Source information: A computed fold for a 72-nucleotide RNA from Chryseobacterium sp. BGARF1, annotated as transfer RNA. The sequence is in RNAcentral, with records from ENA. Its Rfam family is "tRNA". By type it is a transfer RNA. Gene Ontology term of the family: triplet codon-amino acid adaptor activity. Lineage of the source: Bacteria > Pseudomonadati > Bacteroidota > Weeksellaceae > Chryseobacterium.
RNA sequence: GAAACGUUAGCUCAAAGGAAGAGCGCUGACCCUCCAAGUCAGAGGUUGUGGGUUCAAGUCCCAUGCGUUUCG
Numbered sequence: 001g002a003a004a005c006g007u008u009a010g011c012u013c014a015a016a017g018g019a020a021g022a023g024c025g026c027u028g029a030c031c032c033u034c035c036a037a038g039u040c041a042g043a044g045g046u047u048g049u050g051g052g053u054u055c056a057a058g059u060c061c062c063a064u065g066c067g068u069u070u071c072g
Base pairs, nucleotide, nucleotide: 001071002070003069004068005067006066007065010024011023012022013021018055026042027041028040029039030038048064049063050062051061052060
């Protein structure tokens, strides 16, 4: 220098153009003598950034940041 893949909740990851979810973690309640476990509920997101296409974009297109790998 080039290419591929990745980038979404605190962490690990889903979501094949139609109102962003799960597990773990966190908070509260229930349960329990207490803790843990269990049950129920809740909070938590400018989907890396900037544009474009579309009635509608996490998803398609362009540019770009960062990470990993490969090639030179």